The RNA shown here (transfer RNA) has 77 nucleotides and comes from uncultured Oscillochloris sp. Taxonomically the source falls in Oscillochloris (Bacteria, Chloroflexota, Chloroflexineae, Oscillochloridaceae). It matches the Rfam family "tRNA". Rfam's curators write: Transfer RNA (tRNA) molecules are approximately 80 nucleotides in length. Rfam classes the family as a transfer RNA. Model confidence (mean pLDDT): 81 of 100.

[in-house]
RNA sequence: CGGGGCGUGGCUCAGCCUGGUAGAGCACCGCGUUUGGGACGCGGGGGUCGUGGGUUCGAAUCCCUCCGCCCCGACCA
Numbered sequence: 001c002g003g004g005g006c007g008u009g010g011c012u013c014a015g016c017c018u019g020g021u022a023g024a025g026c027a028c029c030g031c032g033u034u035u036g037g038g039a040c041g042c043g044g045g046g047g048u049c050g051u052g053g054g055u056u057c058g059a060a061u062c063c064c065u066c067c068g069c070c071c072c073g074a075c076c077a
Base pairs, nucleotide, nucleotide: 001073002072003071004070005069006068007067010026011025012024013023020057028044029043030042031041032040033039050066052064053063054062
C1' cells in the first nucleotide's frame, strides 16, 4: 500500500441477507426455599447498535465517510 472480516447491555453472542422501532445465555439486584454458603424458583434493572452523514413515512439492518481490532497478500530492510 492492496484485499477481506469484525464492532449490538458488564462478558460471550443472535438479529442485518429480505427495513417496521433491540434480544438470548451468563453476570448483577430483590424476594422465597436453606442454619449458612452454594443451588433452585419467581420478579426486576441495565444498551439506541464504533463515529459522522445520506436514502426512507420508518434504519442495528441499505448507501457513503472516518475510527478501532483481527486476518491475508505485496513492498522495504